[in-house]
Context: one part of a larger RNA
RNA sequence: UGACGGGGGCCCGCACAAGCGGUGGAGCAUGUGGUUUAAUUCGACGCAACGCGAAGAACCUUACCUGGGCUCGAACGGCUCUUGAUCUCCCUGGAAACAGGGCUUCCAUGCGGCUUGCCGUAUGGCAGGAGUCGAGGUGCUGCAUGGCUGUCGUCAGCUCGUGCCGUGAGGUGUUCGGUUAAGUCCGGCAACGAGCGCGACCCCUACCCUUAGUUGCCAGCGAGUUAUGUCGGGGACUCUAAGGGGACUGCCUUGGUUAACGAGGAGGAAGGUGGGGACGACGUCAAGUCAUCAUGGCCUUUAUGUCCAGGGCUACACACGUGCUACAAUGGCCGGUACAAAGGGCUGCAAACCCGCGAGGGGGAGCGAAUCCCAAAAAGCCGGUCUCAGUUCGGAUUGCAGUCUGCAACUCGACUGCAUGAAGUCGGAAUCGCUAGUAAUCGUGGAUCAGCACGCCGCGGUGAAUACGUUCCCGGGCCUUGUACA
Repeated sequence: UGACGGGGGCCCGCACAAGCGGUGGAGCAUGUGGUUUAAUUCGACGCAACGCGAAGAACCUUACCUGGGCUCGAACGGCUCUUGAUCUCCCUGGAAACAGGGCUUCCAUGCGGCUUGCCGUAUGGCAGGAGUCGAGGUGCUGCAUGGCUGUCGUCAGCUCGUGCCGUGAGGUGUUCGGUUAAGUCCGGCAACGAGCGCGACCCCUACCCUUAGUUGCCAGCGAGUUAUGUCGGGGACUCUAAGGGGACUGCCUUGGUUAACGAGGAGGAAGGUGGGGACGACGUCAAGUCAUCAUGGCCUUUAUGUCCAGGGCUACACACGUGCUACAAUGGCCGGUACAAAGGGCUGCAAACCCGCGAGGGGGAGCGAAUCCCAAAAAGCCGGUCUCAGUUCGGAUUGCAGUCUGCAACUCGACUGCAUGAAGUCGGAAUCGCUAGUAAUCGUGGAUCAGCACGCCGCGGUGAAUACGUUCCCGGGCCUUGUACA
C1' cells in the first nucleotide's frame, strides 16, 4: 500500500422487510449429469454451465459410428510434360459414391500445302491426364495468442502532470463538513490543475406547433348503395414523417453557511435524471471461445484429408435446472357480440366462392403492398348450461382413420377427426421474480425455416397489492481500526 475480520461508523441495491405471483409435488416439453451404446460428435460447470453455442439434428446440416470408395485429392494457386478431350448420353456392377466399357468430340491467330474446307505446324486460350512445390484437417494447446464476449457493475470509482511531505515503499491531491443517483456540486484544506469514467450530446416515447396530404383520414357539401370514404370533393380531425417548440429547480414560500442542495406550492401534457434504450472507466476471474473467424507451436498426409449409403446426435433404472399445461365455479362448455399494436409477404402472402366434421383440398381476385393478403385478436361483454363430483375439471397415454411438407416421415415431423381417458384436489425442507402501465393475466407478430416452437426476440389488451423501516441475510461504496496474510 492492499486484502481480510463472526471490528467500528456512514450509505446504497427487490438485499431483507411489507406484498403479489411462482418453482420445489403431478403430466408433458426442453437442456444437463449419469448410465447405456458401434456411435449416442464437440464445447459450456457456483453466482457468471444446464430452452446455453443451436434464430429450426428425418437426408442435408454433422463435426460421431458402421460399411463401401478416392489419393494433386471435394475447393484453390504456380511450374514442367502430355492429350484434345471433359461434360452430357448409353451399357454393366452397385445402396450410393464410384469403378469398368461404349458413342461423341475444342477455340483464336500466324505460316505452309492445297482438292476452298480440310491437313500439317507454331503460339496463345480453355479443358482433361501425369508429375511436382504448395494443399486439406470442426486434430491438440483459450495456460502461447488476436478478435469478440461474460462478470463484479451503470457500481462510482481509476489515474496523471507539477508542487509539497517522507531515507524509502509511498502519501498528499481523492481526506474533512454538507449535498447528490453520481469523485454530482458547494465550502474548507499544501496543494494547484488535468485525463478516463458520471452527466450531457444520440434514439424511442409522453404534449404542442409548422410543413406535407396518398395508398392514410372524413367534420361540413354533393352523389350513390341493402350496406361500406364507395365516388365527386375536402385538409378541419386522426394518422403518417420531416423540422421546430417545450422542463431549466426557470417562478413563489421555507430550511440551509449569503453556498451546493433539500421540502412544499403554482403553472404545465410532462417536475426536479419525466419513462425507456443505446452507451460498460482502470482492472478482476491464466473466466469463456483454437468448433464463427484469424493465428504461433505441435501432430496428421493412400489419412486425423475427402466422397457416399445407412445409423447416431431423439437411447433410459435414475438425478438436477428451465419451462408449458393443470388440479377448477373469479371456472369449464355452447351461442351471440366489441375493441389493438407491431410485423411479414413474389421460389411469396393469398381474398371471395365451392368441397370436407376438421387438419386441409379446389379456386385464383388482389398485392413487390399506409392500397391487397396473412388476420380471427384473445381475455372482455350479453345470454344459456354444468353444481363441487377425479366431475361437462384435467388432458397424458394408447388404438384406428386421415391431412400437409418433403426424393423420403420405420428409427425420428407437425397437425386433424373419432375413441381412450392416466397422474393431478395447490405441493416437505428449501427457493425465484417483481416497486407501475410494473407484477399477474390475455392474445398477437417475427427471425430461423421445405416442414417442425411450450424456446427466443418483439407487440399491444386488461391491470393490481405493498414498502413501517434498515436490527438481521446477500452484494457493493467511502472513512477508520486490528492483523502472525501478500
Source information: The part of an RNA shown here (small-subunit ribosomal RNA, 3' major domain) has 486 nucleotides and comes from a metagenome. Its mean pLDDT, the model's own confidence on a scale to 100, is 85. The RNAcentral record of the full RNA draws on SILVA. It matches the Rfam family "Bacterial small subunit ribosomal RNA".